Annotation:
Guanidine-I riboswitch aptamer from Parvibaculum sp., 124 nucleotides, folded computationally. The model forms 100% of the base pairs in the Rfam consensus. It was read from a public genome assembly, where an Rfam model found it. Its Rfam family is "Guanidine-I riboswitch aptamer". For this family Rfam cites "Structural Basis for Ligand Binding to the Guanidine-I Riboswitch" (Reiss et al., Structure, 2017).
[in-house]
RNA sequence: AUUGGCAGCGGCUAGGGUUCCGGCUUCGCGUUUGCGUUCGAGUUUUGCGAAGUGCUGGUCCGAGAGCCGCACCCUGUCCGGUGAACAGCGGGCAGGUACACGGCGGGAUAAAAGCCCGGGAGAC
Numbered sequence: 001a002u003u004g005g006c007a008g009c010g011g012c013u014a015g016g017g018u019u020c021c022g023g024c025u026u027c028g029c030g031u032u033u034g035c036g037u038u039c040g041a042g043u044u045u046u047g048c049g050a051a052g053u054g055c056u057g058g059u060c061c062g063a064g065a066g067c068c069g070c071a072c073c074c075u076g077u078c079c080g081g082u083g084a085a086c087a088g089c090g091g092g093c094a095g096g097u098a099c100a101c102g103g104c105g106g107g108a109u110a111a112a113a114g115c116c117c118g119g120g121a122g123a124c
Stems, first nucleotide, its partner, number of pairs: 008070005015061002020058002022055001023053007034043002073096008099119001101122001105117003
């Protein structure tokens, strides 16, 4: 200088939207309570339905570069096996498992995203 492989699973969080639930708004219908009444109405409470709204929320999605745990892998040590021992194998215990700037665009789902393409392109 060039080039290859691995980086898994689960729980959660930042974040994300709107299928479903809930909230809020409007409208329609019905009914009831109160107010009011010029007895026609109006207004208010309540039920059902429709539309809209992401809205503190429940459900939902959710990180390679967030957290935690487990597994894999690696190191040390002890035990088993051997007449004794090395290597290998199995098990216990202790430890390690680093680093990580990053689009545009596209895709899935109801929808969006730090999801997936993607530890990609590119940059250092």